[in-house]
Molecule: transfer RNA
Organism: Candidatus Pacearchaeota archaeon
RNA sequence: GGGUGCGUAGUAUACUGGUAGAAUGGUCGGCUCCAACCCGACAGAAAAGGGUUCGAUUCCCUUCGCGCCCA
Numbered sequence: 001g002g003g004u005g006c007g008u009a010g011u012a013u014a015c016u017g018g019u020a021g022a023a024u025g026g027u028c029g030g031c032u033c034c035a036a037c038c039c040g041a042c043a044g045a046a047a048a049g050g051g052u053u054c055g056a057u058u059c060c061c062u063u064c065g066c067g068c069c070c071a
Stems, first nucleotide, its partner, number of pairs: 001070007010024002013021001018054001026042005047063005
């Protein structure tokens, strides 16, 4: 330089055109003499920009980051 795949809560992941879900972690409450365990609740995410569409995390383009292959 060319080709290809991936990017979603703090972490590791599901969903792949129509409400973004669970686990773990966090906060609060319950339980307890206190703490842990356990139970309940709450907050927290589609890399960025543009396009297509009634509607985009999803499809298309560009950029950024990471990985793989070729040279």